[in-house]
Predicted 3D model of RNase P RNA and transfer RNA as a complex of 431 nucleotides.
It holds a member of the Rfam family "Bacterial RNase P class A". Rfam's curators write: Ribonuclease P (RNase P) is a ubiquitous endoribonuclease, found in archaea, bacteria and eukarya as well as chloroplasts and mitochondria.

This record gives sequence, structure tokens and C1' cells, in this order.
RNA sequence: GGAGUCGGCCGGAUGAUCGCUGUGCCCCUUGCGGGCAUGGAGGAAAGUCCGGGCUCCACAGGGCAGGGUGCCAGGUAACGCCUGGGCGGCGCGAGCCGACGGAAAGUGCAACAGAGAGCAGACCGCCGAUGGCCGGCGCAAGCCGGCACAGGCAAGGGUGAAAGGGUGCGGUAAGAGCGCACCGCGCAGGUGGCAACACGCUGCGGCACGGCAAACCCCACCCGGAGCAAGGCCAAAUAGGGGUGCAAUGGUGUGGCCCGCAUCGCACCCGGGUAGGCCGCUUGAGGUAUCCGGUGACGGAUGCCCCAGAUGAAUGAUCAUCCUCGACAGAACCCGGCUUACAGGCCGACUCCAAAU
RNA sequence: GCGGGCGUAGUUCAGCGGCAGAACAUCAGCUUCCCAAGCUGAGAACGCGGGUUCGAUUCCCGUCGCCCGCUCCA
Repeated sequence: GGAGUCGGCCGGAUGAUCGCUGUGCCCCUUGCGGGCAUGGAGGAAAGUCCGGGCUCCACAGGGCAGGGUGCCAGGUAACGCCUGGGCGGCGCGAGCCGACGGAAAGUGCAACAGAGAGCAGACCGCCGAUGGCCGGCGCAAGCCGGCACAGGCAAGGGUGAAAGGGUGCGGUAAGAGCGCACCGCGCAGGUGGCAACACGCUGCGGCACGGCAAACCCCACCCGGAGCAAGGCCAAAUAGGGGUGCAAUGGUGUGGCCCGCAUCGCACCCGGGUAGGCCGCUUGAGGUAUCCGGUGACGGAUGCCCCAGAUGAAUGAUCAUCCUCGACAGAACCCGGCUUACAGGCCGACUCCAAAU
Repeated sequence: GCGGGCGUAGUUCAGCGGCAGAACAUCAGCUUCCCAAGCUGAGAACGCGGGUUCGAUUCCCGUCGCCCGCUCCA
């Protein structure tokens, strides 16, 4: 200098004027008007995909059904998240990716092609040991040659996504774990590790056990339901009216069902009234600085800080200056994650290549 | 804001691991003096991107779009 990997951060700035909105204080003609001070969107506020808090239903209990998660250990309020490790794959490397339990419990699936697709099979092919047939030789036992009828084989070809270990040597009529060596695999033990797992460290087994569980299923663990339009309070107004259906081993709270608990009508339609206010509502698993423990996620101690809270729903407009000319995008009960969108820029650590020292 | 459902020919719906089908509509031909009806034939689609599988409209994940329901009193 070039190429790249990982982590973190920012995402227009400054000033003036005029608005909107929360809070505090003050003034008042109390009209909710004015003045002063101060706060006012995000890293994703998004999708609503997970997990929790909170609220109500029994401070949620038993069973079935259903759903979710899925290598191991830890972190956490909890998680499908995060951290560290294992295994597999990719990369020269820094590093990255992985729905990664079980197919030697059961059931099931595999179209087409192909001989055969699940305790498999023989189309082409190889063979002629054994039996058979034909020919030759021989006195005979038999020998030689041929055919490929019975038969033997699964090496090679071919089909397929997938065809029941691989390489080599021996062996054979030809072959084949048929035998052997090495590699692979399985089982048992040993050693290391909390564990996943690793290691020919030892023995046994010629291989018995192909794939799919984002097919049913099995195993382990987890999950009660609803959601701030939850839920509570105040005020106002009306016809607490009519119809249909269900109903006592019933209905409702209660979601799929049963038990249990509580309660005694419930569901739908028509009609009537109100379209106001307050709480919930923002101080919280909060932020930040330093120190300590831990490889890390994270935890602990001490100090400091208060940082949107609207409800037709605020967070804006104009002007000036500057620059690298500004992307995706707007809170609605709150928090922890994941995922998705995103112009451009900054910082740190590391890897590879080339050259120079 | 919260909850639920659905995306397949132009339209309305089937299909739910193995070649995507029906009805109406469209187009062409036949029939008719012409039109309609009728008969015959043709074209035309799995919202998009990944993954699992030999194979995905179907199973899983993400994303985009559309639709529906939910205030209070009695």
C1' cells in the first nucleotide's frame, strides 16, 4: 500500500424568532388566560415472532388433549435470547455458519426410472468348478475341446436422490469380508473432562445397524386463560323494554374437555342512553462513573442523575451560517430479546498478500 | 393499540408431499340470413425470498399485501 474479519459508536451541527405539549412556581379581569424556568422520539419507536412484569378471572389446583423447545455447561426475572465449550461444515487465515435428542420402540413414505427400493435384486455382463448335451482320443478308468440347458457370481457396466463399507494382497471356475493387512464402523472396558465429547489406550465383532422425525411418533424439559379497548373510580343520561333459543346429573365465570372452586340464569337479535373526567401512566429487572469477582455472558459494592407521557393524539415551522448535503423511519402500559429496513461516517482489535527496513 | 383469518388462471373456489383442476369469463372454429343459446378446441395461475426433502402449492422460517372482530351503561 492492497484485500478482508470481528466488536463498538454516531447517524446533520450551531444560533435566532414563532408555535405545540408535560411538569414546577408566580400573577390574575379566576376566562383555564398569561408570565418565568425546565423536559419533549429511535437504533430500530417497525414486524408483533418469543420471554417476563402488571391487571382481572380461584394470589391458577388435578388429569386428558394441545402447543413449544431440543449437543453440553453457565448467565438471566424469564426466553426460542446471550456467553463459553463440544461436534459437523466452509475459509490459506483472522473468523463464519449449523431446527445439532432418538431411525439396533413401533407405524409410515420414497413419484418416475430400474432386474432389484427395504430381513433387496440379476437386464447387460463374468464363469463353466458341479450336473447336462455335443464332438474327439482311449481297451478302460478317464482326458481334451465346445455349447450355455440347469446352475454359480455380484467384480465391471447400466437405472436412480439413494443399490447393504473403502484400498490392496491372497484366494477362486468366476467371484465375494471368503481370508488377511491398513483405514472406517459397532459394542464393552479404561483414561481425561462437571458434561457434551475426545483418545486404537485395551479387548471383542467380519459388518449385523441405508435415508426421511421442518411424517406420525418416542424421550427429556417447559407452558392455566385473557389482555391497558386489561382493570378500578366518579359523573351524565334512558324504556333496566321487546323477541328468539338453551337450561337442572343444567347454565355462567373458564380458554378444547373432565374434575374441583365460586355463582344462579345465559347467548344472540331489535330497541334506548352516554360519546365526559380521573387513576392505571411512567422511578425502572433504570441510567451512568469508579472499584471488585468471573475466560465471558453477567454479578456485587459505593457515589451521582431523573431522562417523553399525548388521547384527534404534542415533539414542528421559518430564517441565517457551515459541512462530508443528511438513509430507514414517529412513542401510545412497561421491560429483556430476536427479526426486518437503513445514505453515509468514526474508533479499536486482528488476519492474509506485496514491497522496504 | 390488541386479537384472529386469508393470499392458487381475469373472477369465485378445489387440491394439502410426486403431471396444478372446475365453473363463469376471454379467444378461435362449427351451427344461423344475423344475434343469442348450444357444440368443439385453445390460452391463462400457486404473493415474494430462504430452508427441510430425492422432490414443496402443500412442511418450517422470514417478508409483503388484504380482510374481519374488540368502548361504556342498562